Annotation:
The RNA shown here (SAM riboswitch aptamer (S box leader)) has 136 nucleotides and comes from an Acidobacteriota bacterium. The source organism's lineage runs through Bacteria, Pseudomonadati and Acidobacteriota. The coordinates come from a structure-prediction model, not an experiment, and the mean pLDDT is 77.
[in-house]
RNA sequence: GUUUCAUCCAGAGCGGCGGAGGGACGGGCCCUGCGAUGCCGCGGCAACCGGUCCGGCGCGCCCCGACGGCGGGCGACGGACGCCAGGUGCCAAAUCCCGCUCCAGGACGCACGACGCGGCCGGAGGAAGAUGAGAU
Numbered sequence: 001g002u003u004u005c006a007u008c009c010a011g012a013g014c015g016g017c018g019g020a021g022g023g024a025c026g027g028g029c030c031c032u033g034c035g036a037u038g039c040c041g042c043g044g045c046a047a048c049c050g051g052u053c054c055g056g057c058g059c060g061c062c063c064c065g066a067c068g069g070c071g072g073g074c075g076a077c078g079g080a081c082g083c084c085a086g087g088u089g090c091c092a093a094a095u096c097c098c099g100c101u102c103c104a105g106g107a108c109g110c111a112c113g114a115c116g117c118g119g120c121c122g123g124a125g126g127a128a129g130a131u132g133a134g135a136u
Stems, first nucleotide, its partner, number of pairs: 001136008013042005021031003025099004043091003047088003050084001051081005059075005064069001095128001100125004105121002108118003
């Protein structure tokens, strides 16, 4: 880099350096010289992995035993624990919101003979992105 799966409305900031943009992209809306983004230090959060404990031997593997078992261990599985913060991650705003497709209705504006057109509000799925765990 590519790819698979899971999750993304919870949570968690101070100091130093530095001096201009930043929030991935487009639009919106925000943050920012009352110093952002970033880097460093310390502190914190607890999502995934790992760890510990419990359950049950129904399943898989192994052991004992020797054909006997209400046997034992490990794993998967289910649950609990952060008084296990070890690995990764994270610490403005829901991934800040929307973006593509579908579903249903409402009020509003435009147009008006009528069909309509436009943005806004709700739901479902998807795309993109991020993070973790695995594969390559």